[in-house]
RNA sequence: AGGGUUUGAUCCUGGCUCAGGAUGAACGCUAGCGGGAGGCUUAAUACAUGCAAGUCGAACGGUAACAAUUCGGUUGACGAGUGGCGCACGGGUGAGUAACGCGUACGCAAUCUACCUUCAAGAGUGGGAUAGCCCCGGGAAACUGGGAUUAAUACCACAUAGUAUUUAGAUGUUGCAUAACAUCUAAAUUAAAGCUCCGGUGCUUGAAGAUGAGCGUGCGUGCUAUUAGCUAGUUGGUGAGGUAACGGCUCACCAAGGCGAUGAUAGCUAGGGGGCGUGAGAGCGUGAUCCCCCACACGGGUACUGAGACACGGACCCGACUCCUACGGGAGGCAGCAGUAAGGAAUAUUGGGCAAUGGAGGCAACUCUGACCCAGCUAUCCCGCGUGUAGGAUGACUGCCCUAUGGGUUGUAAACUACUUUUGUUUGGGAAGAACUCUCUCCAUUUAUGGAGAGCUGACGGUGCCUUACGAAUAAGCACCGGCUAACUCCGUGCCAGCAGCCGCGGUAAUACGGAGGGUGCAAGCGUUAUCCGGAAUCACUGGGUUUAAAGGGUGCGUAGGCGGCUUAAUAAGUCAGAGGUGAAAUGCUGUAGCUCAACUAUAGAAUUGCCUUUGAUACUGUUAAGCUUGAAAUAAAUUGAGGUUGGCGGAAUGUGACAUGUAGCGGUGAAAUGCAUAGAUAUGUCAUAGAACACCAAUUGCGAAGGCAGCUGACUAGAUUUUAUUUGACGCUGAGGCACGAAAGCGUGGGGAGCGAACAGGAUUAGAUACCCUGGUAGUCCACGCCCUAAACGAUGCAUACUCGACGUGUAAAUGCGCGUCCAAGGGAAACCAUUAAGUAUGCCACCUGGGGAGUACGUCGGCAACGAUGAAACUCAAAGGAAUUGACGGGGGUCCGCACAAGCGGUGGAGCAUGUGGUUUAAUUCGAUGAUACGCGAGGAACCUUACCUGGGCUCGAAUGGCUUCGGACAGUUGCUGAAAGGCAGUUUUCCUUCGGGACCGAAGUCAAGGUGCUGCAUGGUUGUCGUCAGCUCGUGCCGUGAGGUGUUGGGUUAAGUCCCGCAACGAGCGCAACCCCUAUUCUCAGUUGCCAGCAAGUAAAGUUGGGGACUCUGAGAAGACUGCCGGCGUAAGCCGAGAGGAAGGUGGGGACGACGUCAAAUCAUCAUGGCCUUUAUGCCCAGGGCUACACACGUGCUACAAUGGUCGGUACAGAGGGUAGCGAAGCGGUGACGUGGAGCCAAUCCCAGAAAACCGAUCCCAGUUCGGAUUGAAGUCCGAAACUCGACUUCAUGAAGGUGGAAUCGCUAGUAAUCGCGCAUCAGCCAUGGCGCGGUGAAUACGUUCCCGGACCUUGUACACACCGCCCGUCAAACCAUGGGAGCCGGGGGUGCCUGAAGAUGGUGGCCAAAGAGGAGCUAUCUAAGGUAAAACUGGUAACUGGGGUUAAGUCGUAACAAGGUAGCCG
Repeated sequence: AGGGUUUGAUCCUGGCUCAGGAUGAACGCUAGCGGGAGGCUUAAUACAUGCAAGUCGAACGGUAACAAUUCGGUUGACGAGUGGCGCACGGGUGAGUAACGCGUACGCAAUCUACCUUCAAGAGUGGGAUAGCCCCGGGAAACUGGGAUUAAUACCACAUAGUAUUUAGAUGUUGCAUAACAUCUAAAUUAAAGCUCCGGUGCUUGAAGAUGAGCGUGCGUGCUAUUAGCUAGUUGGUGAGGUAACGGCUCACCAAGGCGAUGAUAGCUAGGGGGCGUGAGAGCGUGAUCCCCCACACGGGUACUGAGACACGGACCCGACUCCUACGGGAGGCAGCAGUAAGGAAUAUUGGGCAAUGGAGGCAACUCUGACCCAGCUAUCCCGCGUGUAGGAUGACUGCCCUAUGGGUUGUAAACUACUUUUGUUUGGGAAGAACUCUCUCCAUUUAUGGAGAGCUGACGGUGCCUUACGAAUAAGCACCGGCUAACUCCGUGCCAGCAGCCGCGGUAAUACGGAGGGUGCAAGCGUUAUCCGGAAUCACUGGGUUUAAAGGGUGCGUAGGCGGCUUAAUAAGUCAGAGGUGAAAUGCUGUAGCUCAACUAUAGAAUUGCCUUUGAUACUGUUAAGCUUGAAAUAAAUUGAGGUUGGCGGAAUGUGACAUGUAGCGGUGAAAUGCAUAGAUAUGUCAUAGAACACCAAUUGCGAAGGCAGCUGACUAGAUUUUAUUUGACGCUGAGGCACGAAAGCGUGGGGAGCGAACAGGAUUAGAUACCCUGGUAGUCCACGCCCUAAACGAUGCAUACUCGACGUGUAAAUGCGCGUCCAAGGGAAACCAUUAAGUAUGCCACCUGGGGAGUACGUCGGCAACGAUGAAACUCAAAGGAAUUGACGGGGGUCCGCACAAGCGGUGGAGCAUGUGGUUUAAUUCGAUGAUACGCGAGGAACCUUACCUGGGCUCGAAUGGCUUCGGACAGUUGCUGAAAGGCAGUUUUCCUUCGGGACCGAAGUCAAGGUGCUGCAUGGUUGUCGUCAGCUCGUGCCGUGAGGUGUUGGGUUAAGUCCCGCAACGAGCGCAACCCCUAUUCUCAGUUGCCAGCAAGUAAAGUUGGGGACUCUGAGAAGACUGCCGGCGUAAGCCGAGAGGAAGGUGGGGACGACGUCAAAUCAUCAUGGCCUUUAUGCCCAGGGCUACACACGUGCUACAAUGGUCGGUACAGAGGGUAGCGAAGCGGUGACGUGGAGCCAAUCCCAGAAAACCGAUCCCAGUUCGGAUUGAAGUCCGAAACUCGACUUCAUGAAGGUGGAAUCGCUAGUAAUCGCGCAUCAGCCAUGGCGCGGUGAAUACGUUCCCGGACCUUGUACACACCGCCCGUCAAACCAUGGGAGCCGGGGGUGCCUGAAGAUGGUGGCCAAAGAGGAGCUAUCUAAGGUAAAACUGGUAACUGGGGUUAAGUCGUAACAAGGUAGCCG
C1' cells in the first nucleotide's frame, strides 16, 4: 500500500467482499512448564450456611464466665448494661437518570465542617432521675409490663464570659447591585467533666487553618420533526415560613408572564469522565479490570439520630415474596466475601492470614477489619522457556507418485556414533519482603520527646534462589493448499454426497467435495463464530459529488439567516503573541532503573492540542463614526417584440338548414364491410346560420421568470435595450420557512357545442383482437367563475458576480451595446461532449444525492369536493443495478454490389408401378453409425455362406493370431475309425532334418510375460471429412490516434470475377487468401514412326494397309510457339471500359480440372486407422451351425420405367470415345427360339478379345385405343455362377398383362457443346438384387427485359436492453411452494398523564379536660399534605387474529407478446 467481483472486451460510477489490529469473549481439536494480569457482559432473579463494624475498665454502676488470690470485685481481666467515639469510611452494583448528572472553568458579598493543627479564654455551685442489679408478672417465641433501689465524661438548674448570638446607632475603607469588612457605643442571652501512674489526658467558649461537604453559573455532553407548540407554582413581584445557606423551596396576595425552528414539549435509548480499541491523522466505536464523580441497596414512601444520612449489613409504614408459630403473633432482605439454585454460549474456593499497607476504637498493649495481603481453579489474555545439539548416504525399509528394467519424494529424516542437561525426578542448603509498636540498655536532654544499639514479630512458605545425582531421558499440535493467498499430486464420488468469506466448485479424468501422500503457515496453541475500528475519499472538516451513472427545487417574489465595493479614524469581540492559574493520579510516549530477559513494576521528563485570568499587537473580519462612486437603483428621451388583461371587427374552410340543377350511386380501405342514398344522396349553384381555429407572411425569427404566447384593431398594463446628462450613496447577492404563478388531463356551477373525439356501438383484421384500420359517437375540447398543482414542467445543466484564443451567421434604424445561434483553442470530462449563453478558472448563497429491488409503496400527518398531491420508512431479497464508448451479431433500418437468387426459358420431382435408402412398427435378432441446409442409391466401389459387428444353440479358456523365456516330449503332420449340424471330442496308427554329438531347426504340450474386445466416451483426442464458400476476405510489423477496449492501414472516389488495379489519404510496408505458376482440351510447328496411318509407287484379294515400301496426312507422345487489352478508334487523370474493329485456331480469366485463407457449426467419424481414460477376462474374448441385417398397416427422400405418333414394332444402312483382360478377355466354327453350351485360335495387349454402339437415317406397319402404349404381377419351363440360390441371386423363353391418359399445395436442376436425349465402359465382384456410383463419347436447344420482390452472400452506414449473439432478450396475469410485511371485527398486555374517592408511617399547624407537674413538654383528638390502592374517560405504544391487500423468492407449469431493431401501431413522462 491494496486485491476479487457487473462486460465478449474497455473506461467510469457503484455496492458487496477479503487481507490488518482488537476482545471481560464463547465453541471445536489439541496441550509440557513458569511469571504477570483478568474472570456473571445474561435474571437490579431468588437465596440455605458461615463470616464482612466494632471498640473503650485511663467515663460509670458493677461481677455472669475464666485466672490469680492476702478470699476483699481485692487483683488480672470482663459477659450483659449506662456513657463516648465509630457505624455517612471501606466494600458492591449500574436499575434509574438526557440531568448542572458528568466534564471543564469560574463564583458563594448566600454556606456548614466531628476527629486534626495553631492561637485566646475558661472549667465555680448545686439537683433530680434512669438502665443494669433485685422482686413480681404476661407470652410458644420475638419480646414485654409493673414495683423498689443506684452511678457517671448521661440529664437539669444557677454563677461567670467574649472578637459568640440578637437588637439599636456612629465612623472609615472597599466593592459587580443587594452590600461586605474594620473600629467604637448601649442593652439582652448562652459554657463546661471528669479520670489519673500526677508526667498528663480529656472537657467548654471563641478566632483561624486544614480537610470534607452544600449551593449557583458559562461552555461541552445521544437518536427521532412520521414529536411543533409547551407551561398554573407555571414566570416575576411583595410579605411570611423554612434551611447550614440563596431560591416558588413552601404559603398568602398581586401581575401575566416564561420556554421554543440556534429545536421547547414528547417518545426511545443510556450512568458520566480519566481512559480503552482502531486509525497517518481528523475521526469512528466503546466506558470490563484501575482512579474520580453520581445514583441505588427486595419495590415504594417517610422521617429520626448525628458534624455529616433521609443511612447496603439503623428505624417506621405500605406492597410483593420467603420462613417460624402453640394460630394469638412474629422474623427476613448477599447489587459485601465465599457459596447455592435459576437463567445462559459463558465466568472461579462455602481457602489462609492480619506478617505487610490502610481503616475504627483505645494512653497503650491490643481488639476488630472477606478492605487488604496471599494461596486455590481457569491457555481467558500478555510475556518467557522447553520438547534436544553435532555428525551420519548402501540417499536403508515402509508409505506415496511416475514415462514403472527404473526414477522421484518422504530425507540427514531414521538407525547408528558423540555431546549437552534448560525442563523433569532426586540430595542438601535456604532467603528478601521486617520497618515499626513494645521491652531492655545507652545518649541528648527543653523531661513533652528525639536518637543509637540489642531483643521480639512471616499467612505466603521450606516458596523463589543456590547446590548434588540421573538420563534424550518427561513434552506437538492446529488450520490451510482454485483465485484473492504462502502451499499439488493420487484415489473415491459423479449437480449425488458435500464445500463456500467473495467470485464460485461437483452432471466419470474435481489441485475447490471425502481420504491419503506431500507441502505451506502459525505454534502450546491453532481454527471458527460474534462484535468494533481500519481498508471505506463508501457521509468527503482534513477529503466527494449532482448534462447522460444516485442527485438542481416546475418558476419567480421575498422573511429570517449566510455572504458582501472603495477611503479614513476609533475600538479591540473574533484573530495573533507573551505571562500566570488550572488541566488529579494512573494510562500512553521518551530516558533511566528493579525482577537472569521480557511481560510487569518503579522513577524522572516531556506531553495533556482544553478552559480561565492578565498584558500587549491591530494587517484582516466584526462594531461605531465620517466620507466616496465604480455595484445597485432612480429621473428625462428614444427604440422594440405572437409579453399580459379586456372589448370590437374580419375572411377562408367545415357542418347544418332552405331552394334549385341533376341521377345512381356515394363513402371508405391493403382489400372490404358497417354507414348514407330513388322518401333523390354524393356532386354543382345561390341564400341563411353556428361554433371553433386563424392559411400565406413564417424564419435555424421574436417576447416572457417558468408554464407559455400568432388574423386585424382600440383601451389598460408589465418588461427589456440604447444614448446623453442628472440624482441617491452600498440602498447589494442568495434565500430555509412563507406567498404568488404554474401545460394537458381532471373536478364543481352556469353557458356553449361546428369540427375533432376517451368511453361506448357496429364493420373489418386475426388462432383470438376488449387493439392498430373503417363507419358512427357521449364526456371533453370553447366561455365565465372557483378548485386541482402534476409532466421527459428538459438545456434532463439552480441563482449572482468576475476572469479566460479566434471565426461565422442572425434580431434590433445603427452600435465596439444587448439578445439568439453555429464552429473551434486553452482548459475540463469516464467518455459522449462542454467550451465568453461553460460542463473552464474562482467566490457567495440555496436545493439535492449516497448500491439495485421492496417503493415514491405502507403507516402517520398536512392539503384537496373528489381524483389525488406533499412529506416519506422498514422487514425481506440480490451481487449486482447503472453510464459512456468498443468489437461483433442481428433488424419485418438505409445505401452499394454479387450469385440459376428471382425473372425469362427448357426439363423434372410431388400422382402410378417398381428399385433403393430412411423413419416407424414388428422381431429371438431385424448389428452399428449418419438426422435442417451440411442424414436419407449416405459409411456400403457388391449382406445367399463368408462378410457380420446382431440373435438362437453347441463348444474353448495362454485362448483365433504374433513374439520372448523355462521345462518336457517328439517330427510336424498325415492317416484310420467312432460320434456330432459343424466346430469339436474320443480312440488308434506312423515316426523327421542338420550336427562340431554339447545341441540346433521345426512342431506340440505344460508354465509364464506381453493377450483379446466393431464394449463406453467424437463432449478427453490425433488424423480425415462436410458446410459457410472458390465467398473475397482474414491478419501482422512499425508508425500515428485513443486513459482504454480498440481504431487507422482494410475507410473514401473510381474499377474489377476478385482487398483486382488506380487515385486520394497518418500511414508505410508485409503475410495467408485472389490471380498466376500445374494438368486436360482447342491451333500450328519441330523431332520420332510400331502394334497406329496409307497420298504417291508396286504386288495382291471376292473384299480388306493384306504385303513390299513410305512419313506426306490422320494419329500417337516429347518439345516449342501462341493471347499480353499487345495494336487501332472512342471515353477516362489513371486503373480500366466500350467496339459484331483489325489480325488470329482461340479475345479480354478461351473452356474444364486440381487447388479451399483466418475461422464457424463442442458439425461427422473411438465401427477405416491411431490413441488417453473407464469397463470386461470360463466372457462384452474366440470357434462353429442355423437364422437375421431382405420383416411390413404405414410415412418420407433419391431414382428407373412409363402414360405414347417428335411414338411403338419389324427389316435394312451408318458414325464414337474412353476403358478392361492370364484363377482373365475369350475369336472363328457348331448346337440351342434364347439365356447359354461346346470349342479353343489369338492376346500380359495402339497387334488379340470384350465389341453388335445407340439415338440418327431409309423402308414397312400401327391410327389415338388402356391400344401393336405401358410393362408391374403371377404361372410354367429353363440357363449360369457357386459346397449351397427355401428364407434370399441374376438371366432366358412362353404365357399373364396391374396401375398409369402428364400428376394438388408445393418444389428441384440447368446460361452452351450447357440443358435435354442416346448408348458405351469401368471399379467392387464366384454370382448379383447396378435403375446406384465413377467415367466416355453421339445428337444437340431455348432464354436472360432486368434487379422491385424470395433465398444466400460481400462492403459501408444506422439502431440495439442481443454477446449461448433474434432459434437472442424479455413483460404481466393465472396456477404451485416458501418468506417477511400492510389493513383487519376484535382479543391480550405495557409505560406515562388527568379527574374523583380512600389514605399508612411521617411532617406541619391547632387543641390538649389525661400524664407530668417547678417548668418545659407529651399521650390523645383534629386539619392539611402524602406512598400505595380503587375508580372513570381518553391518548400513546406493543403482541396476537378469522379474513384480506400487494411484495419478494423459487432449472425446465398456463396464457399471450407489451419492451429492446422503424420490435413489426416509434418509444417514453404526467

Background:
A computed fold for a 1470-nucleotide RNA from an uncultured bacterium, annotated as small-subunit ribosomal RNA. RNAcentral holds the sequence, with entries from ENA, Greengenes and SILVA. The coordinates come from a structure-prediction model, not an experiment, and the mean pLDDT is 84.